[in-house]
RNA sequence: UCAGGGAUCCGAAGUAAUCGCUACAGGUUAGAGGAAAGUCCGGGCACCACAGGACAUGACGCUGGCUAACGGCCAGGAGCAGUAAUGCUACAGAUAGUGCAACAGAGAGUAGACCGCCGUAAAAGGUAAGGGUGAAAGGGUGGUGUAAGAGACCACCGCACGACUGGUGACAGGCGUGGCAUGGUAAACCUCGUCAGGUGCAAGGUCAAGCAGCAACUGGGUUGUCCGCCUAUAGUUGCGGGUAGACCGCUAGAGGCCAUGGGCAACCAUGGUCCGAGAUAGAUGAUUACAUAAACAGAACUCGGCUUAUCGGGCCCCUGAUUUU
Numbered sequence: 001u002c003a004g005g006g007a008u009c010c011g012a013a014g015u016a017a018u019c020g021c022u023a024c025a026g027g028u029u030a031g032a033g034g035a036a037a038g039u040c041c042g043g044g045c046a047c048c049a050c051a052g053g054a055c056a057u058g059a060c061g062c063u064g065g066c067u068a069a070c071g072g073c074c075a076g077g078a079g080c081a082g083u084a085a086u087g088c089u090a091c092a093g094a095u096a097g098u099g100c101a102a103c104a105g106a107g108a109g110u111a112g113a114c115c116g117c118c119g120u121a122a123a124a125g126g127u128a129a130g131g132g133u134g135a136a137a138g139g140g141u142g143g144u145g146u147a148a149g150a151g152a153c154c155a156c157c158g159c160a161c162g163a164c165u166g167g168u169g170a171c172a173g174g175c176g177u178g179g180c181a182u183g184g185u186a187a188a189c190c191u192c193g194u195c196a197g198g199u200g201c202a203a204g205g206u207c208a209a210g211c212a213g214c215a216a217c218u219g220g221g222u223u224g225u226c227c228g229c230c231u232a233u234a235g236u237u238g239c240g241g242g243u244a245g246a247c248c249g250c251u252a253g254a255g256g257c258c259a260u261g262g263g264c265a266a267c268c269a270u271g272g273u274c275c276g277a278g279a280u281a282g283a284u285g286a287u288u289a290c291a292u293a294a295a296c297a298g299a300a301c302u303c304g305g306c307u308u309a310u311c312g313g314g315c316c317c318c319u320g321a322u323u324u325u
Base pairs, nucleotide, nucleotide: 001321002320003319004318005317006316008314009313010312011311014290015289016288017287018286019285021031022030023029024027033296037307038306040305041304042303043302044301045200046199047198048197057196058195059194060193061192062076063075064074065073066072077091078089079088080087081086092191093190097189098188099185100184114131115130116127117126118125139157140156141155142154143153144152158180159178160177161176162175164173165172166171204248205247206246207245213239214238215237216236217235218234219231220230221229222228255274256273257272258271259270260269261268262267
């Protein structure tokens, strides 16, 4: 200098004037985001359900840790990719069972003889070493062996099993045994294991006009009066349920920042410090000036994640190649 990898941080507009909106603490006080989004996971909270168990359904599936919890995060293992830095992985089971594999190819799972090789007078036959087809052809390489061949036999590698050593563990290492069976596919059905009761703040709670209902009293009619009976058209009072409406839930929280300590880290502990959106047809805006404001997008109970969208800027570490000193 070029190419590449990793990690992290900052901002998302400011000031002034004018006009508006929401809140109440009534002030020239405060007033959207890093994702407020998608609503994909997991908690809190609320109501309903619930002896216990099973099925179904869904998600997840290497190990250890973190956490309120998780399908999230951290640290590792293994496999794969890359010269490397580093990245990616739904990473349990294919001798429980079922299914699938187009085309090509002789043959696609109880293997298989098209070419080739051997063999024969010629057929029959033997052969999975070599060629060819295919995404995939029933361990690989080399040798022995043989008519030619073949785990038929041998060495190494792979695979399976066993104990040993190291590690909390996933796993790793070397050693021994076995002559090799049991091809692939489970984000195909399925099997095994773990977890999940359901519905979401329009949850849910409190107060409570009017109308209707019920009860009592007053009233009207029946004979002048009382009782009784009829009436319920009017008034008053009370009652329970509860609509409109009002209030609560509602925003200070598993919260942010700093320091110290523990831990590789995620994270945890202690101390200090900071904090004013809360609407309900739903506010958080508009115009002008300052040389000038651009992206994705806008709260609706709340918190932790994941995913997706997107403008501008900064720092650091690492790898490879080349050049110069």
Molecule: Bacterial RNase P class A